Molecule: transfer RNA
Organism: Candidatus Amesiibacteriota bacterium
């Protein structure tokens, strides 16, 4: 260097032929329960969806540069 797959909460993934609340475990905090913790049981917080530009009324989603990961080949 070519190629291909990925970058969405703290960590592990989901999504949307472009639309009217971005979710789900598991973690975190609270509260309940308990002698107590811990399971289990409500309840919250917590994401400019990797950056910039573009189209477009509207962009996590479509196109264009760049960043980093991880393969595979020269």
């Nucleotide at each position: 260097g070519g190629c291909a797959a990925g970058g969405u909460a703290g960590c592990u993934c989901a999504g949307u032929u472009g639309g009217u609340u971005a979710g789900a475990g598991c973690g975190c905090c609270g509260c309940a329960c308990u002698c107590a913790u811990a399971a289990c049981g409500c309840g919250g917080a917590g994401a400019u969806c990797g950056a910039g530009g573009g189209u477009u009324c509207g962009a996590u989603c479509c196109c264009c540069u760049c960043c980093c990961u991880u393969g595979c080949u020269a």